About this RNA: This is a predicted structure of a 475-nucleotide part of an RNA (small-subunit ribosomal RNA, 3' major domain) from a metagenome. Its mean pLDDT, the model's own confidence on a scale to 100, is 81. Rfam family: Bacterial small subunit ribosomal RNA. Rfam links the family to the GO terms structural constituent of ribosome and ribosome.
[in-house]
Context: one part of a larger RNA
């Protein structure tokens, strides 16, 4: 100087505490660990690994094992030599991949050659092999915490201090006051972007008051209203009142859609952890070249005494079930989304209208209202789990695919010890899109609206930070 400390002071943070819902107990999925295994491919392991990398493993992907097969190789260039137009059809072996035949087919140019194709030679091949402790880019964490240097001047023999420290304020090294300092950079805050109010231009595909018109904004006609999407205004402690030197701070003060950072996102300072990744790429070095490379087929990553992380779905009357009625937003669509009719209990099949979509469809939202049933039971709860007929995708669902219909009706009565989240349109709940994607193991991920709460008296404890101070035998 730092870095510790069960010293010390100040202050912050769903850190505690106040509350509300959960996990740990059950069945299911999903990922690890272990164990198995011909292989059960690799990676990530305290917080910062474990529904992660994977925004889709049946083949494919796939690196993994097992067999069978190739050797200048599965792409492309570039030279040279041979042979033949490209090409198309087709036979024998094969699981295929490959091996090894057979017909047809003749371009351009006078002529050397050309193009183009296949063998060959030669040169460049290729490696999901190792090394994240050689690396480059990315990313995770401390942490969106308020810190991290620098000029220069002044102090010290030096390391280094100084400023950054002190009083006060703030969400902030945010500001103001003082000071042997005076400035600046990198952060912070602003500037982007979405929301919350409103003007103004636009009015079709949106709207629909006011005239007709219709089942129906369907149509005439309108552009107010809603709504769409461009520029605009608006919030600044600016006015007021108290404190206060000032910064600021209070205030069921006032106007105002919004108030004191309005909510929300993007943004992530010098730097830690030789954190992670050589299997996105990209690259040094090393190893490997008839194999650690390339093709195929079939298996595997889907195993299961167990052990653990994440989740879903109950366990039940704030409910289950059965009929009726309501009200969204964000988003997808042509090898696509499909009304409508039709058969079928039903998954879905058949004809088929529309729409590169503010125009058509996906599409009826559920939770909840309203009526009826059930009457505390392992039940009309709870669906796992197995039979057994089907449906769709795909060359193909046996390993190992999702959905349906009938049968079956398992654990499970709110869970030890000890534990996560969350502070407002939050938490709980309720459904809906989407990206992968042929289909799907999505209960996951990312979004979007619906309903819509309790609690913070305080900072003594835990935990993690930030700042001074103080002790140290650490470095």
């Nucleotide at each position: 100087u730092a870095a510790c400390g069960g010293g010390g002071g100040u202050c912050c943070g769903c850190a505690c505490a106040a509350g509300c819902g959960g996990u740990g107990g059950a069945g299911c999925a999903u990922g690890u660990g272990g164990u198995u295994u011909a292989a059960u491919u690799c990676g990530a392991u305290g917080a910062u690994a474990c529904g992660c990398g994977a925004g889709g493993a049946a083949c494919c992907u796939u690196a993994c094992c097992u067999a069978g097969g190739c050797u200048a190789g599965a792409a492309u260039g570039u030279a040279g030599g041979u042979u033949g137009a490209a090409u198309a059809u087709u036979g024998u072996u094969g699981a295929a991949a490959g091996a090894u035949g057979a017909u047809a087919g003749g371009c351009c140019g006078c002529a050397a050659g050309g193009a183009c194709a296949a063998u060959u030679u030669a040169c460049a091949a290729g490696g999901u092999g190792c090394u994240g402790c050689a690396u480059g880019g990315c990313u995770g964490u401390c942490g969106u915490c308020a810190g991290c240097u620098c000029g220069u001047g002044c102090c010290g023999u030096g390391a280094g201090g100084u400023g950054u420290u002190g009083g006060g304020u703030u969400a902030a090294g945010u500001c103001c006051c003082g000071c042997a300092a005076c400035g600046a950079g990198c952060g912070c805050a602003a500037c982007c972007c979405c929301u919350a109010u409103u003007g103004u231009u636009a009015g079709u595909u949106g709207c629909c008051a006011u005239c007709a018109u219709u089942c129906a904004g369907u149509u005439g006609g309108g552009c107010a209203c809603u709504c769409u999407a461009a520029c605009g205004a608006g919030a600044c402690u600016g006015c007021c009142g108290g404190c206060g030197u000032a910064a600021g701070c209070c205030g069921c003060g006032a106007g105002g859609a919004a108030g004191g950072u309005g909510g929300g996102g993007a943004c992530g300072a010098c730097g830690u952890c030789a954190a992670g990744u050589c299997a996105u790429c990209a690259u040094g070095g090393c190893c490997u070249u008839u194999a650690u490379g390339c093709c195929u087929a079939g298996g595997g990553c889907u195993a299961c005494a167990c052990a653990c992380g994440u989740g879903c779905u109950a366990c039940a009357a704030u409910g289950g079930c059965c009929a009726g009625g309501a009200c969204a937003a964000c988003g997808a669509g042509c090898a696509g989304c499909a009304a409508g009719g039709u058969c079928g209990c039903g998954a879905g099949g058949c004809c088929a209208a529309g729409c590169c979509a503010a125009u058509c469809u996906c599409u009826u939202a559920a939770a909840c209202c309203u009526g009826g049933u059930c009457c505390c039971a392992g039940u009309u709860c709870g669906g796992a789990u197995u039979g057994g007929a089907g449906u769709c995708u795909g060359c193909a669902a046996c390993c190992c695919g999702a959905c349906u219909c009938c049968a079956u009706g398992a654990a499970g009565g709110u869970g030890g010890a000890a534990u996560c989240g969350c502070u407002a349109g939050u938490a709980a709940u309720c459904g809906c899109g989407c990206a992968u994607c042929a289909g799907c193991c999505a209960c996951g991920g990312c979004g979007c609206g619906g309903u819509g709460a309790a609690u913070a008296c305080g900072u003594u404890c835990c935990c993690g930070g930030a700042c001074c101070u103080u002790g140290u035998a650490c470095a």